[in-house]
RNA sequence: GGACUCAUAGCUCAAUGGAUAGAGCACAUGCCUACGGAGCAUGGGGUUACAGGUUCGAGUCCUGUUGGGUUCA
Repeated sequence: GGACUCAUAGCUCAAUGGAUAGAGCACAUGCCUACGGAGCAUGGGGUUACAGGUUCGAGUCCUGUUGGGUUCA
């Protein structure tokens, strides 16, 4: 330098071009309890890496950039 691939909550990951972007763990509060780090309930937390484009509608498709990974030279 070329090719491929990934980037979504604090972490690990979902989401057929159509909805208010969800789940588990973690966190906060309450209940329970002799105690809670176990159990139960409720809740907070997101510029879907960044910038454009296509579309009635984009996390999803296209282009570029940035970063990670694999591979070829």
Transfer RNA from a Bacteroidaceae bacterium, 73 nucleotides, folded computationally. The prediction has a mean pLDDT of 80. Rfam family: tRNA. It is annotated as a transfer RNA. Lineage of the source: Bacteria > Pseudomonadati > Bacteroidota > Bacteroidales > Bacteroidaceae.